[in-house]
Context: one part of a larger RNA
RNA sequence: GGUGAACGCUGGCGGCGUGCAUAACACAUUCAAGUCGAACGGGUGGAGGGGCUACGGCCCCUGCAUUAGUGGCGGACGGGCGAGUAACACGUGAGCAACCUGCCUCAGACAGCGGAAUAACGGCUGGAAACGGACGCUAAUACCGCAUAAAUCGCCGAUAUGGCAUCAUAUGGGCGGCAAAGGAGAAAUCCGGUCUGAGAUGGGCUCGCGUCCGAUUAGGCAGUUGGGGAGGUAACGGCUCACCAAACCGACGAUCGGUAACCGGACUGAGAGGUCGAACGGUCGCAUUGGAACUGAGAGACGGUCCAGACUCCUACGGGAGGCAGCAGUGGGGAAUAUUGGGCAAUGGACGAAAGUCUGACCCAGCGACGCCGCGUGAAGGAAGAAGGUCUUCGGAUUGUAAACUUAUGUCGGAGGGGAAGAAAUGCCGGGUAGAACCCGGAGCUGACGGUACCCUCCAAGGAAGCCACGGCUAACUACGUGCCAGCAGCCGCGGUAAUACGUAGGUGGCAAGCGUUACCC
Numbered sequence: 001g002g003u004g005a006a007c008g009c010u011g012g013c014g015g016c017g018u019g020c021a022u023a024a025c026a027c028a029u030u031c032a033a034g035u036c037g038a039a040c041g042g043g044u045g046g047a048g049g050g051g052c053u054a055c056g057g058c059c060c061c062u063g064c065a066u067u068a069g070u071g072g073c074g075g076a077c078g079g080g081c082g083a084g085u086a087a088c089a090c091g092u093g094a095g096c097a098a099c100c101u102g103c104c105u106c107a108g109a110c111a112g113c114g115g116a117a118u119a120a121c122g123g124c125u126g127g128a129a130a131c132g133g134a135c136g137c138u139a140a141u142a143c144c145g146c147a148u149a150a151a152u153c154g155c156c157g158a159u160a161u162g163g164c165a166u167c168a169u170a171u172g173g174g175c176g177g178c179a180a181a182g183g184a185g186a187a188a189u190c191c192g193g194u195c196u197g198a199g200a201u202g203g204g205c206u207c208g209c210g211u212c213c214g215a216u217u218a219g220g221c222a223g224u225u226g227g228g229g230a231g232g233u234a235a236c237g238g239c240u241c242a243c244c245a246a247a248c249c250g251a252c253g254a255u256c257g258g259u260a261a262c263c264g265g266a267c268u269g270a271g272a273g274g275u276c277g278a279a280c281g282g283u284c285g286c287a288u289u290g291g292a293a294c295u296g297a298g299a300g301a302c303g304g305u306c307c308a309g310a311c312u313c314c315u316a317c318g319g320g321a322g323g324c325a326g327c328a329g330u331g332g333g334g335a336a337u338a339u340u341g342g343g344c345a346a347u348g349g350a351c352g353a354a355a356g357u358c359u360g361a362c363c364c365a366g367c368g369a370c371g372c373c374g375c376g377u378g379a380a381g382g383a384a385g386a387a388g389g390u391c392u393u394c395g396g397a398u399u400g401u402a403a404a405c406u407u408a409u410g411u412c413g414g415a416g417g418g419g420a421a422g423a424a425a426u427g428c429c430g431g432g433u434a435g436a437a438c439c440c441g442g443a444g445c446u447g448a449c450g451g452u453a454c455c456c457u458c459c460a461a462g463g464a465a466g467c468c469a470c471g472g473c474u475a476a477c478u479a480c481g482u483g484c485c486a487g488c489a490g491c492c493g494c495g496g497u498a499a500u501a502c503g504u505a506g507g508u509g510g511c512a513a514g515c516g517u518u519a520c521c522c
Base pairs, nucleotide, nucleotide: 001521002520003519005518006517007516008515009514012375013374014373015372016371017370018368019367020333025331026330027329029328031326034073035072036071039070040069042067043066044065045064047062048061049060050059051058052057080286081285082284090210091209092208093207094206095205096204099203100202104199105198106197107196108195109194110193112146113145114144115143121136122135124133125132126131152177153176154175155174156173158171159170160169161168162167182191183190184189212258213257214256219249220248224246225245226244227243229241230240231239261283262282263281264280265276266275267274268273288309289308290307291306292305311322312321313320314319339365341364342363343362347361348359349358350357351356379407380406381405388399389398390397391396412463413459414458415457416456417455418454422449428442429441430440431439432438466511467510468509469508470507471492472491473490477506478505479504480503481502487494488493
C1' cells in the first nucleotide's frame, strides 16, 4: 500500500460499486420456459342467422372469445456453482487433402398422385393415489407409399489441372438410390415446404510452445506401442474388436502422492519479480451420488427420460413422489455475507404474420460505513483572557477566541409547491417504390424506478464527532492511584513507593464518519 473481510468503540447525508470466501450440507413455499388457433380436429362461453317442434326444446350455418390434446419452434440459450480436473482443461500460435452447423443471407431448381393410422373425444373399466387398460370414431404443416431428380450420394470407367503422403478440384459417360405442406387473404401477394450450391455464425478434432509442490515417489505400462483389416463416428484415431509384431514412456523427472478450474486481469513493486484469480469478460467442468441412452441441427441435457445408491415425503402397505451449485427465503456450519420486494418502462432472449404472451436474464428499489468518492456537523467578529476543570514554586500557568455575546449565511435536514431525461420504435396514416420488403415524413400510445433526481419558497445554528495514541522506534506530558501486584507489550522492554511505559484525570498529537485491532498478500 492492498482486501468479497471480521471484531471492538462510534456513527449525519448522498452517489457509484459490492455482499456465504465455511457445509458441491439438507431444504418448507412462491416464482425462474414458454409460445403459436394464420398447422389440426374437437370442447366450452356468449352473439347473429336459418330449419324443425310434441312448445319442454332439438338441429344446422357464420363470425368472436377461450384452450385440454395432436403438431411446430424453443426448453443445448440465458442464469448458478467451482466439486472434479496437472489435462490439448486453459493460454498462445498453427493445421484439418479428416469434419458438422437449426434459425439467418445469396443463388438455382421443384412441390404431381395416393394411402393407412392416432391422441383429443365417446361409452366401458382397473387403481387410495400416481397413473392406466381394452373397444369405437376423427384431423393435420403428424406418418407412409409411388412419381419426378438438374445438382447431390454410391459403384464402374475417362480426361485435364494442381498438390502435402493418403490425394484434391473441374468436366464428360454408364448403372443404381433419395424430396416436398400447406396456411392467411376477395385477389394481388405474403408467410411457410423440399433438394442442392455458396456464405456467415457456432462448434468438433490434431499439433508446436507455455502451465504448482514433493526423488523421504525411480522405474512405469497390457489396448499397453505399432501394423495391415473390420466395426463405429459428422470426422481422424486402439475410439472399439479379432489377428500379428514387441514395442512405448522415463533423471530434459516418467509413474506415484499432494494441491489446484485456466486466462484477460487484480494487488504490490522503480523495475525485475512476488501473490491472487471476488466482482466484469472469455474458455472448461459440474447439476443429490454413480451409470446409461433417447429425442434433436445441437445434449450423453440444472428446472427431460431410464436404472442403481443414499436421503426426504405420501400411502388404503399393493405402490408412488422429489432434487434451489436459478431468484428470494429456511435450518445448519461459521468470526462472517442481504428482501420469501417492484416492473417487463428500457436492453436482450423464446415463440408469433402481427397484436402480443413469457422472461427472479435484465432494469430498479430494500438491507449492510463492506469499499471508493463527495458533502456536512457551521462562518466572521469576540479578552473582563469569565466561570468550571487541571497543574502550581500559590505569584500564576493552561484549557483559550475556545465559550458566552454580536452579525450575517443556509449545504445536509424538516415543511410546502413545481417537476424530469431515460421513449423511440413496433403498430397506425401518408409518400417514394414493382412492392404490405426497405427508406422517408406525420399524428398518436407506452415509465417499474417515482412525485424520485432537480428547481423555487419557508423554518432554523437550530437535529449531526468520534476513535486511537502520547518511553524509544514515532508526532504528542503532567498529576493522582497502584507497588514485580493489578496490568501493558509490534520489537527493545515497563511495574519491587515519586512509573511521561499499568489504571484514571487534565492536556497534547494523529486520523476523521470513521478510528483502532486481528487475519492474509506485496